[in-house]
RNA sequence: CCCCUCGUAGCUCAAUGGAUAGAGCAUCUCACUCCUAACGAGACGAUGUAGGUCCGAUUCCUGCCGAGGGGA
Numbered sequence: 001c002c003c004c005u006c007g008u009a010g011c012u013c014a015a016u017g018g019a020u021a022g023a024g025c026a027u028c029u030c031a032c033u034c035c036u037a038a039c040g041a042g043a044c045g046a047u048g049u050a051g052g053u054c055c056g057a058u059u060c061c062u063g064c065c066g067a068g069g070g071g072a
Base pairs, nucleotide, nucleotide: 001071002070003069004068005067006066007065010025011024012023013022018055027043028042029041030040048064049063050062051061052060
């Protein structure tokens, strides 16, 4: 320098054009208990960034940023 893959919640992963972006773990609250743990109920919390296409974008296209891999 060129090519490919990936970027979603504090962490691990879904959703691949269409209703309010879901789940597990973690955190907090409540309930249970003599107390704690476990179990149960609930809450909080996310699409890397800037544009484009589309009636509608996490999804498709482009630039940039970041991570990984390959080639020279």
The prediction has a mean pLDDT of 82.
A computed fold for a 72-nucleotide RNA from Patescibacteria group bacterium UBA6241, annotated as transfer RNA.
The organism belongs to Bacteria candidate phyla, within Bacteria.
The sequence was found in a public genome assembly.
It matches the Rfam family "tRNA". The family's RNA type in Rfam is transfer RNA.